[in-house]
Molecule: transfer RNA
Organism: Coleofasciculus chthonoplastes PCC 7420
RNA sequence: GCCCCCAUAGCUCAAGGGAUAGAGCAGCAGCCUUCUAAGCUGAGAGUUCCAGGUUCAAAUCCUGGUGGGGGCG
Numbered sequence: 001g002c003c004c005c006c007a008u009a010g011c012u013c014a015a016g017g018g019a020u021a022g023a024g025c026a027g028c029a030g031c032c033u034u035c036u037a038a039g040c041u042g043a044g045a046g047u048u049c050c051a052g053g054u055u056c057a058a059a060u061c062c063u064g065g066u067g068g069g070g071g072c073g
Base pairs, nucleotide, nucleotide: 001072002071003070004069005068006067007066010025011024012023013022018056028042029041030040031039049065050064051063052062053061
């Protein structure tokens, strides 16, 4: 220098054009317990990396950029 993949909650990941963007773990609150852990219940947490474009509608499609990973030279 060229090519490919990835970027969504604190962490690990779903959602492959239309529902209120969800799950597990962690953390928080409550129940239970003498206390803690375990177990049960509940609530919260998101500018979907950034900027444009397409579309009635974009996390999703297109372009550029940024960051990470891999391959070739």